């Protein structure tokens, strides 16, 4: 020096916990359920990726049509790389969420 430019939104995953719901246990009870615990309960809601997977759009580059300012269409690219904590934050919590393509390693 490489090196931080490298967008935005959607859906889901891995993952993640326990506010609802379900489940187990206990325990009251007019047997309708009511409280209390238990995420070391698989789960449904839920949180969820820069280095996951899709997809839309912005944005870009040719080309055609009108046009003189612009406005339509049409093929494309919309991409490659990316090792990574501790600590704190939010939420009912936790987490590959957020600080953070941060420190740092290389």
């Nucleotide at each position: 020096u490489a090196u931080u430019u490298a967008g935005u939104c959607u859906a889901c995953u891995a993952g993640g916990g326990u506010u609802c719901c379900g489940u187990c246990g206990g325990u009251g009870u007019c047997u309708g359920u009511g409280c209390c615990g238990a995420g070391u309960c698989u789960g449904g809601u839920c949180c969820g990726a820069g280095a996951g997977u899709a997809g839309a759009c912005a944005g870009u580059u040719c080309c055609c049509c009108u046009g003189c300012a612009g406005g339509g269409g049409g093929a494309g690219c919309g991409g490659a790389c990316a090792c990574g904590g501790a600590a704190g934050g939010a939420u009912a919590a936790a987490a590959a969420c957020c600080u953070g393509g941060g420190a740092g390693a290389u």